[in-house]
RNA sequence: AGGCACGUAGCUCAGGGGGAGAGCGCUACCCUGACACGGUAGAAGUCGAUGGUUCAAAUCCAUUCGUGCCUACCA
Numbered sequence: 001a002g003g004c005a006c007g008u009a010g011c012u013c014a015g016g017g018g019g020a021g022a023g024c025g026c027u028a029c030c031c032u033g034a035c036a037c038g039g040u041a042g043a044a045g046u047c048g049a050u051g052g053u054u055c056a057a058a059u060c061c062a063u064u065c066g067u068g069c070c071u072a073c074c075a
Base pairs, nucleotide, nucleotide: 001071002070003069004068005067006066007065010024011023012022013021018055026042027041028040029039030038048064049063050062051061052060
């Protein structure tokens, strides 16, 4: 330098044009003598960024940033 994959909740990830979600974690309450387990409810998100297409974009397109892998070049 080129190619490929990935970036979504605190963590691990799913979803891939119209509702933003799961598990774990966190908070409150119930349960218990108390803790754990269990139950109920809840909070937490600019879907990496910018622009474009579209009635509508996390999702499609372009550019860009970051991470990983591969190839090549220099030495």
This is a predicted structure of a 75-nucleotide RNA (transfer RNA) from a Desulfobacterales bacterium. Its mean pLDDT, the model's own confidence on a scale to 100, is 86. Taxonomically the source falls in Desulfobacterales (Bacteria, Pseudomonadati, Thermodesulfobacteriota, Desulfobacteria). It matches the Rfam family "tRNA". It is annotated as a transfer RNA.